[in-house]
Context: one part of a larger RNA
RNA sequence: GCCAACGAGUUAGCUGUAUGAUGCAAGGUUAAGGGAGUUAAAACCCGGAUCCGUAGCGAAAGCGAGUCUUAACAGGCGACAAGUAUCAUGCACUAGACCCGAAACCAGGUGAGCUAUUUAUGGGCAGGCUGAAGGUGGGGUGAAACCUACUGGAGGGCCGAACCGACCGUCAUUGUAAGGGCGGCGGAUGACCUGUGAAUAGUGGAGAAAUUCCUAUCGAACCUGGAGAUAGCUGGUUUUCUUCGAAAUAGCUUUAGGGCUAGCCUCGUGAUCAGAGCAUUGGGGGUAGAGCACUUUUUAGACUAGGGGGCGAAAUAAGUCUACCAAAUCUAGAAAAACUCCGAAUACCAAUGUGUGGUGCACGGGAGUCAGACAGUGACAGCUAAGUGCCAUUGUCAAAAGGGAAACAGCCCAGAUCGUCGUCUAAGGUCCCAAAUAGAUAUUCAGUGGUAAAGGAUGUGAAGUCGCGUAUACAACCAGGAGGUUGGCUUAGAAGCAGCCAUUCCUUUAAAGAGUGCGUAAUAGCUCACUGGUCUAUGUGAUUUUGCGCCGAAAAUGUAACGGGGCUCAAAUAUCUAACCGAAGACACGGGCGUAUUUAUACGCGGUAGAAGAACGUUCCUAUCAGCUGUGAAGCAGGAUUGCGAAUUCCUGUGGAGCGUUAGGAAGUGCAAAUGUUGGC
Numbered sequence: 001g002c003c004a005a006c007g008a009g010u011u012a013g014c015u016g017u018a019u020g021a022u023g024c025a026a027g028g029u030u031a032a033g034g035g036a037g038u039u040a041a042a043a044c045c046c047g048g049a050u051c052c053g054u055a056g057c058g059a060a061a062g063c064g065a066g067u068c069u070u071a072a073c074a075g076g077c078g079a080c081a082a083g084u085a086u087c088a089u090g091c092a093c094u095a096g097a098c099c100c101g102a103a104a105c106c107a108g109g110u111g112a113g114c115u116a117u118u119u120a121u122g123g124g125c126a127g128g129c130u131g132a133a134g135g136u137g138g139g140g141u142g143a144a145a146c147c148u149a150c151u152g153g154a155g156g157g158c159c160g161a162a163c164c165g166a167c168c169g170u171c172a173u174u175g176u177a178a179g180g181g182c183g184g185c186g187g188a189u190g191a192c193c194u195g196u197g198a199a200u201a202g203u204g205g206a207g208a209a210a211u212u213c214c215u216a217u218c219g220a221a222c223c224u225g226g227a228g229a230u231a232g233c234u235g236g237u238u239u240u241c242u243u244c245g246a247a248a249u250a251g252c253u254u255u256a257g258g259g260c261u262a263g264c265c266u267c268g269u270g271a272u273c274a275g276a277g278c279a280u281u282g283g284g285g286g287u288a289g290a291g292c293a294c295u296u297u298u299u300a301g302a303c304u305a306g307g308g309g310g311c312g313a314a315a316u317a318a319g320u321c322u323a324c325c326a327a328a329u330c331u332a333g334a335a336a337a338a339c340u341c342c343g344a345a346u347a348c349c350a351a352u353g354u355g356u357g358g359u360g361c362a363c364g365g366g367a368g369u370c371a372g373a374c375a376g377u378g379a380c381a382g383c384u385a386a387g388u389g390c391c392a393u394u395g396u397c398a399a400a401a402g403g404g405a406a407a408c409a410g411c412c413c414a415g416a417u418c419g420u421c422g423u424c425u426a427a428g429g430u431c432c433c434a435a436a437u438a439g440a441u442a443u444u445c446a447g448u449g450g451u452a453a454a455g456g457a458u459g460u461g462a463a464g465u466c467g468c469g470u471a472u473a474c475a476a477c478c479a480g481g482a483g484g485u486u487g488g489c490u491u492a493g494a495a496g497c498a499g500c501c502a503u504u505c506c507u508u509u510a511a512a513g514a515g516u517g518c519g520u521a522a523u524a525g526c527u528c529a530c531u532g533g534u535c536u537a538u539g540u541g542a543u544u545u546u547g548c549g550c551c552g553a554a555a556a557u558g559u560a561a562c563g564g565g566g567c568u569c570a571a572a573u574a575u576c577u578a579a580c581c582g583a584a585g586a587c588a589c590g591g592g593c594g595u596a597u598u599u600a601u602a603c604g605c606g607g608u609a610g611a612a613g614a615a616c617g618u619u620c621c622u623a624u625c626a627g628c629u630g631u632g633a634a635g636c637a638g639g640a641u642u643g644c645g646a647a648u649u650c651c652u653g654u655g656g657a658g659c660g661u662u663a664g665g666a667a668g669u670g671c672a673a674a675u676g677u678u679g680g681c
Stems, first nucleotide, its partner, number of pairs: 001681006011095003015092010027052002033046003056063002066077003098236002101233001105226006116200009125190001127159003130155001134151006163187003167184005202218001204214003211220001239615006249262005263369002265366006273357001277354007289342001290340002295336003299332004304326001306325002308322004372397007380389002402413003417591004422587003428581003431565003437578007449567001455551002459548010476534005482507003487501003513528001517526002592605006616670001618667006625660001627659002635654006642647001
């Protein structure tokens, strides 16, 4: 891992409640126990204790269809009658209470054959080195101290086997080994190592102290028991079909991943047209917008208090001026969630009409839900960041399959009862992949389409406006572009052209600036404005609005920013016309089921949690079929049949002794999952 078997809402309660059935009914009912009887039990007969109901109100005395409060009225609770016993089912409660699962807590025991410390009694330490104190001889001294030679054999001394340890490396890592091997390494007469006997026990012991050890177990050992501890947590929870079908919200909660009540779902009963929606009518509002009359903020100007500054004055002043600030006022222009002289659309409330719907309402039984997600719209928080957080509102998903968006819960279209090689459509499409297309008029050359901004540009189309132009424009070419004058100042120089100044002038002219650039040290030189000529127009400039394009444009494996191929009078874009394709949509034909009734029609049948209904199968029991069966039961294997399905029936083989139909009853009643349990492979 696979297969087989086992594996989870049970049982109990003189409990409660609802529904259904049955009996009796103003009553209903027995319990323990007894009688008779039996293999035993049940059925049968007693047994009225008890319990519920038949009357309530009051704290009570008490009164009573009333009663209590009260002086009384008013008011509260009642009255105008159906219960009760048993059975079944749903749910609740109490019990382990659907099943498995802790870490833990407590009690009583078992452990120091491992290990820690202690205790009694034994054992062990090759060999080599060093050479303390002390001693003796000699020297030395007044005597000592001291010096020297020999002797001596101390030490948690030195080197190093056994023994004890475990610092480094490596092998090993389903190992030889649940800690080892190999090679080096530390201690090795000591706080040394070690045999045997003994002591200390878990709310404890021991500890040269590490939460270290106490039998591969230690922040509290192990075994058994309390015990099925508890688990608001995780996982699992077994046949079929049918009808309806949620929630992820509010309030409260030592509450926030749990509950309770309400909301939303379902089933029953009752009254019955109340209901959503739509139409019309009538309402209140202060949002969007708008506005500035109020409040707050704000720009420019005018005017003018006040303040600052200057002049003035011996000084303080008066006075006066002001390119400063500026209240109020005036003119013009603005902003506002906590501004409003105004003010919608929607929404909301009601009335009338319509509306017969898996509409609303009341009462009762049963739930589930309280983590929501994204999208559009209106706000807030945030960075007008987030696949962000948080409200409101609508939709979808959740619990929804189908078609489209290449792929893609939440987007667009559309809601799957089943069948059909039928028809018509939606979104979206119609060159090929790939079902289906043609036409008209334009635009785009960028593969724009098929990513992006500020900004930039003689890209190109459309519509305007204003110039110049056959008295010849624009462009090009030829020629001129002068004189006073090198204007004045400044400056080393400044001559059109470093810089400053100027009513920047005047003259000759067809025209020519006290000069548009380049240039020089300064001149010079080139050029422009301006003028004449040549040439010639379906002309040439400027500008506004707008359509489509261009640049701006850099990312990590590989084109890779149309799904691909590929596409340019398009297969792109805009506008228009006529077709077609396209879904589980609609329609058509046929079948099934549900709900209503006029019994033939109408309407309906996606679905998680969940509610409700109807069935299949398994084991056993009672009855039944004068049931089946060695002329072959059950089981197993293969093939066929019937049923929407769970399943059923038949045939053949195998097998070799039991098994079924029908009507009921009772459950150890259905497995794919639980890191399920056991077995097999």
Predicted 3D model of a 681-nucleotide part of an RNA (large-subunit ribosomal RNA, domain II) from a Candidatus Peribacteria bacterium. It was read from a public genome assembly. Model confidence (mean pLDDT): 85 of 100.